[in-house]
Molecule: transfer RNA
Organism: candidate division WWE3 bacterium RIFCSPHIGHO2_01_FULL_42_13
């Protein structure tokens, strides 16, 4: 410098004909228990990596760029 992949909840990933975001583990609360743990019921957490752009609407499709992981090339 150039090709692929990948940035979505405190981790770890789903999420396809673009149409109002989800699962598990964790975090709170509550039943349970002498009490802790299992476990069951409930909640709370998200500018979907930035910034544009196309649509009546974009996590989803276009363009830049930022990181990360790769894989070539340069590199005297």
């Nucleotide at each position: 410098g150039g090709g692929c992949c990948g940035u979505u909840a405190g981790c770890u990933c789903a999420g396809u004909u673009g149409g109002u975001a989800g699962a598990g583990c964790g975090c709170u609360a509550c039943a349970u228990u002498c009490g802790c743990a299992u476990u069951g019921u409930a909640g709370a957490g998200g500018u979907c990596g930035u910034g544009g752009g196309u649509u009546c609407g974009a996590u989803u499709c276009c363009c830049a760029c930022a990181c990360g992981g790769u894989c070539c090339a340069c590199c005297a």